[in-house]
RNA sequence: AUUUUAUACAGAAGAAGGGAGAGAAUAGGCUCGAUGAUCUUCUAGCAACCUGUCAUCCACCACUGAUAAGGUGCUAACUCCUACCAAUAUAAAAUUGGAACUAUAAAAU
Numbered sequence: 001a002u003u004u005u006a007u008a009c010a011g012a013a014g015a016a017g018g019g020a021g022a023g024a025a026u027a028g029g030c031u032c033g034a035u036g037a038u039c040u041u042c043u044a045g046c047a048a049c050c051u052g053u054c055a056u057c058c059a060c061c062a063c064u065g066a067u068a069a070g071g072u073g074c075u076a077a078c079u080c081c082u083a084c085c086a087a088u089a090u091a092a093a094a095u096u097g098g099a100a101c102u103a104u105a106a107a108a109u
Base pairs, nucleotide, nucleotide: 001109002108003107004106005105006104007103008102013043014042015041016040017039021032022031023030026083027082028081029080044075045074046073049071050070051069052067053066054065055064084098085097086096087095088094
């Protein structure tokens, strides 16, 4: 980097640095930002994908539950919303579901 599987309406801060845009891509919106955003580092926290440990089981494994020591990840707004399809509805909208894309984890190549 690619592929597969699972998940994505929940949750979670402060300081230092830095200095203008940022919120994945394109477009349209809508928000955040000099009361300093996005981003980087440290600390803290959230969570429970993987490992570990404990329980259950009990020959063992697996499933399930717990824990949070380790490996990631994450800490504005539903993946911020929509743009593709279908249904409902209909003047138009709007709503619901599903794709697609993206993100995270694990495994394989």
Predicted 3D model of a 109-nucleotide RNA (SAM riboswitch aptamer (S box leader)) from uncultured Chitinophaga sp. Rfam family: SAM riboswitch aptamer (S box leader). Its family is annotated with regulation of gene expression in the Gene Ontology. Rfam's curators write: The SAM riboswitch is found upstream of a number of genes which code for proteins involved in methionine or cysteine biosynthesis in Gram-positive bacteria. The coordinates come from a structure-prediction model, not an experiment, and the mean pLDDT is 85. The source organism's lineage runs through Bacteria, Pseudomonadati, Bacteroidota, Chitinophagaceae and Chitinophaga.